[in-house]
Context: one part of a larger RNA
Molecule: small-subunit ribosomal RNA, central domain
Organism: uncultured bacterium
């Protein structure tokens, strides 16, 4: 609970698509459902309200009147909303001409580094730390040279740069493929916005099966530290990290800010692109659109701050909050192989 809110106090769903529903551009005609208005009927009595009367008054009783949101029938009005019919182009979409990009998927290729293996040189140390020790090394290590193997990640470029709905995406080449932006105004002619349910996607960790395994590294073992040290530091090291297929469905999934549209001072960067000026041509300079940042007026805000990428001014739709703890727990439902997820209380305490 017809209220007020949701950047940080409780509160924006992780993201998108989309069903029902809600809302919906300009204009003409028509209809008259909503809406407005008149009439008639109904709206029991009692009660309540107004006026009068009766019990000595009052309570109480009684008479009359008015009222009775509403509903039904019928007559009218037509601005707005709706229905029907027609037209339009500004919203939306298509076409055409360009264009930037770590957008996605698949296959192949490359160099640096690391570790291991083989061989050469070479000899007593190496490694590690605050200091050490465990560890490695005369069965020849570390260092250095040559050769080979493997897996993972792609230095510089690299940028409050770019792309993607979000999660996210970074070596190079090829193939397949999604979206955006700019310009034009040829075409369609409101085809739009949002979106309960629903569907799809969704980091890391984790799970199942099969591969792979260089480095790193939960667990584990050892060495230190310490009163202790189930840690921080060191030496090792399994799962995992990687690939293929299938699950899981959660994150401080954050801009802690849902989506759409319109309007409201400026200044300075940067990315993409169009036009103009200028020029032999370009750069520079000016203007526009789209994105991404910083500062800032008005306004807003409890303040911090936000400020055309709004947290300003408005409209539409959805989600969510309603003192703290108990508790994102219990129970039940649904989902999952499990881990668990989702939905989600109460007693009691303050």
């Nucleotide at each position: 609970u017809u209220g007020g809110g949701c950047g940080u106090a409780a509160a924006g769903a992780g993201u998108u698509c989309g069903u029902a529903g809600g809302c919906u551009g300009u204009u003409u005609g028509u209809u008259a459902a909503g809406u407005c208005u008149g009439a008639u009927g109904u709206u029991a009595a009692a009660g309540a309200c107004c006026g009068g009367g009766g019990c000595u008054c009052a309570a109480c009783c009684u008479c009359g009147g008015a009222a009775a949101u509403g509903c039904a029938u019928u007559g009218g009005a037509u601005a707005c909303u709706g229905g029907c019919a027609g037209a339009c182009u500004g919203g939306a979409g298509u076409g055409c001409a360009g264009u930037a990009g770590a957008g996605g998927c698949u296959a192949g290729u490359g160099g640096a580094a690391u570790u291991c293996c083989c061989a050469g040189u070479g000899u007593a140390g190496c490694g590690g730390u605050g200091a050490a020790a465990u560890g490695c090394g005369u069965a020849g290590a570390u260092a250095u040279u040559g050769g080979g193997a493997a897996g993972a990640a792609c230095a510089c470029c690299g940028g409050u740069g770019g792309c993607g709905u979000a999660g996210g995406c970074g070596a190079c080449u090829a193939g397949c493929u999604g979206g955006g932006c700019u310009g034009u105004a040829a075409c369609u002619g409101a085809c739009g916005c949002u979106g309960a349910g629903g569907a799809a996607c969704g980091a890391a960790a984790g799970c199942c099966a099969g591969g792979g395994g260089a480095g790193c590294g939960a667990a584990u073992g050892g060495g230190a530290u310490u009163g202790g040290a189930u840690a921080c530091c060191c030496c090792a090291g399994u799962a995992g990290u990687c690939c293929u297929g299938g699950c899981c469905g959660u994150a401080a999934a954050c801009g802690a800010u849902g989506g759409a549209u319109a309007c409201u001072a400026g200044g300075c960067g940067u990315a993409g692109u169009g036009g103009g000026u200028a020029u032999c041509g370009a750069c520079c300079c000016c203007c526009g659109c789209u994105g991404u940042g910083c500062c800032g007026c008005a306004g807003c805000u409890a303040a911090c701050g936000c400020g055309a990428u709004a947290a300003g001014u408005a409209u539409c739709c959805c989600g969510c909050c309603u003192g703290a703890g108990u508790a994102g727990u219990a129970c039940g439902g649904c989902c999952g192989c499990a881990a668990g997820g989702u939905u989600g209380a109460a007693a009691c305490u303050c």